Model confidence (mean pLDDT): 83 of 100. This is a predicted structure of a 75-nucleotide RNA (transfer RNA) from Fibrobacter sp. The organism belongs to Fibrobacter, within Bacteria. Its Rfam family is "tRNA". It is annotated as a transfer RNA. Its family is annotated with triplet codon-amino acid adaptor activity in the Gene Ontology. It was read from a public genome assembly.

RNA sequence: UGCCUCAUAGCUCAGCGGUAGAGCAAGCGGCUGUUAACCGCUUGGUCCCUGGUUCGAAUCCAGGUGAGGCAGCCA
Numbered sequence: 001u002g003c004c005u006c007a008u009a010g011c012u013c014a015g016c017g018g019u020a021g022a023g024c025a026a027g028c029g030g031c032u033g034u035u036a037a038c039c040g041c042u043u044g045g046u047c048c049c050u051g052g053u054u055c056g057a058a059u060c061c062a063g064g065u066g067a068g069g070c071a072g073c074c075a
Base pairs, nucleotide, nucleotide: 001071002070003069004068005067006066007065010024011023012022013021018055026042027041028040029039030038048064049063050062051061052060
């Protein structure tokens, strides 16, 4: 320098045009002599950023940022 992949809740991830979700974690409650386990409820999101396409974008397109990988160049 070029190419490829990835970026979604605190963490790990799903969702790949039509209401943003799961598990874990956290909070509250139930159960229990207590804790753990188990059960129920709740909280939690500028879907990396900026534009574009579309009736409609997390999803498609362009650019950017960040992370990872491959190749090349120099030494």